SAM riboswitch aptamer (S box leader) from Flavihumibacter profundi, 136 nucleotides, folded computationally.
RNA sequence: CACUUAUCAAGAAAGGCAGAGGGAAAUGGCCCGAUGAAGCCUUGACAACCUGUUUCGUGUUUAGUAACGCGAAGUAAGGUGCCAAAUCCAGCCCGUUUACGAUUCAGUUCCGGAUCGAAGACUGGGGAGAUAAGUC
Numbered sequence: 001c002a003c004u005u006a007u008c009a010a011g012a013a014a015g016g017c018a019g020a021g022g023g024a025a026a027u028g029g030c031c032c033g034a035u036g037a038a039g040c041c042u043u044g045a046c047a048a049c050c051u052g053u054u055u056c057g058u059g060u061u062u063a064g065u066a067a068c069g070c071g072a073a074g075u076a077a078g079g080u081g082c083c084a085a086a087u088c089c090a091g092c093c094c095g096u097u098u099a100c101g102a103u104u105c106a107g108u109u110c111c112g113g114a115u116c117g118a119a120g121a122c123u124g125g126g127g128a129g130a131u132a133a134g135u136c
Stems, first nucleotide, its partner, number of pairs: 002135007013043005021032003027090003044083001046081001049079003052075009087128001092125002095122004100117006
């Protein structure tokens, strides 16, 4: 790099150095930034993917302790991650809905139906991306 699985509308700060960019592929928007961006360092927090660890349940084995496996609820010691805005929003597909324009049908007390167009809103799906674990 590639592949597989899971999650992605929640959550979480300061100080020092530094000195102009940044917001996860590209595009279009929209935001953040000299009241200091990115990056580096220190301390702290958030979270619970992996390891550890505590308790409970359960299966196998054993004479029995115990060991191993699986599951649940904790913990936060270790490995990562992360600490503006929903992955900041959208683009592709299906559906629902709002009013508008055009055409057409019906109707003339009844203000309706269908098709097309463009513009919004909402759900679902897909694609892309990020993170973790595993495989290679």
NCBI's taxonomy places the organism under Bacteria, Bacteroidota, Chitinophagia, Chitinophagales, Flavihumibacter.